Predicted 3D model of a 341-nucleotide RNA (Bacterial RNase P class A) from Aquiluna sp. The organism belongs to Aquiluna, within Bacteria. Rfam family: Bacterial RNase P class A. Rfam classes the family as a ribozyme. Its mean pLDDT, the model's own confidence on a scale to 100, is 78. A source record names the gene rnpB. The RNAcentral record of the sequence draws on ENA.

RNA sequence: AGGGUCGGCUAGACGGUCGCGGCAUUGCCGAGGAACGUCCGGGCUCCAAAGAGUACGGUGGUGGGUAACGCCCACCCGGGGUAACCCGAGAGAUAGUGCAACAGAAAGCAAACCGCCCGUAAGGGUAAGGGUGAAACGGUGGUGUAAGAGACCACCAGCAAAUUGGGUGACCAGUUUGGCUAGGUAAACCUCACCGGGAGCAAGACCAUGCAGAAGGCGCCUGAGAGCUACUCGCUCGAGCCUUCGGGUAGGUCGCUAGAGCCAGCGAGCAAUUUCUGGCCGAGAUAGAUGACCGUUACGUGCUUGCACGACAGAACCCGGCGUAUCGGCCGGCCCUUCCA
Numbered sequence: 001a002g003g004g005u006c007g008g009c010u011a012g013a014c015g016g017u018c019g020c021g022g023c024a025u026u027g028c029c030g031a032g033g034a035a036c037g038u039c040c041g042g043g044c045u046c047c048a049a050a051g052a053g054u055a056c057g058g059u060g061g062u063g064g065g066u067a068a069c070g071c072c073c074a075c076c077c078g079g080g081g082u083a084a085c086c087c088g089a090g091a092g093a094u095a096g097u098g099c100a101a102c103a104g105a106a107a108g109c110a111a112a113c114c115g116c117c118c119g120u121a122a123g124g125g126u127a128a129g130g131g132u133g134a135a136a137c138g139g140u141g142g143u144g145u146a147a148g149a150g151a152c153c154a155c156c157a158g159c160a161a162a163u164u165g166g167g168u169g170a171c172c173a174g175u176u177u178g179g180c181u182a183g184g185u186a187a188a189c190c191u192c193a194c195c196g197g198g199a200g201c202a203a204g205a206c207c208a209u210g211c212a213g214a215a216g217g218c219g220c221c222u223g224a225g226a227g228c229u230a231c232u233c234g235c236u237c238g239a240g241c242c243u244u245c246g247g248g249u250a251g252g253u254c255g256c257u258a259g260a261g262c263c264a265g266c267g268a269g270c271a272a273u274u275u276c277u278g279g280c281c282g283a284g285a286u287a288g289a290u291g292a293c294c295g296u297u298a299c300g301u302g303c304u305u306g307c308a309c310g311a312c313a314g315a316a317c318c319c320g321g322c323g324u325a326u327c328g329g330c331c332g333g334c335c336c337u338u339c340c341a
Stems, first nucleotide, its partner, number of pairs: 001337010012297007020030004032312001036323002039321005044200004051233004056196005061075005076090001077088004091191002096189002098185002113130002115126004138156006157181002159178008204254004213245006225237003261280005267274002299310005
């Protein structure tokens, strides 16, 4: 200098005029890094309180973080890449069921087409060689055999058992023994482990206003009905409930923003994160505000050097994540190649 890879910050500023919303009293504040998606997890509210089982749903290597998570961090294993780094629907195939077209003799318990050997033939033996296929019951070399074959032997690979060392662990590196050598797929059904009550701020609480009840059914402790849960059991409340038709209200206040909050620093930790110390208070609308114009100016791009342009996009109870959209600007770590000192 070039290329690659991984992350962080920012999202214009100041002044003036006019116009809004909140608090308050002469001042202060007013839309994000994703506010979008509504995909997860919670806080909070209600279902009066407290359970068990089944179903259903979710997650799935190990260890840590967090209020929690399907999130984040580190590590292990497998794959890609020269590498930095990236990816992973990462438990179980000897519990069972299923699937793998066609080809092939035969594809889950198998098989003999060609071939080789024996035989006059019929037929018998064989699975080493050939063929088919994505995949054909370990590989190489030998012994042996009628011809062959882990039938036997040596070495190797896998598997199983025992065991040594390292590691919190997943795992890693070895030693000994054993001829044990029957695959793939669970992002197929399934099995295993762990987790999960429901509904949601239009939750819910209070105040004010207003109306109109009727019919039928069941029942009053010999229990109608209701609730907690999708169902069952259990438990609790219970004297009035259930169904249908009909009438009135839709107003106001709270919930509503001081928090699992933010910023900075010493420390602990590989990190995620976190103790402590100091400081700060950043919209609370609801007919739904947060704007318009002018001037100066910062950054970037284009060109005619003075002009023009500058994304994705907008709070609605709040927060932690993930996913998606996006014009730019600034900063940094690491890897590879080349050159110079």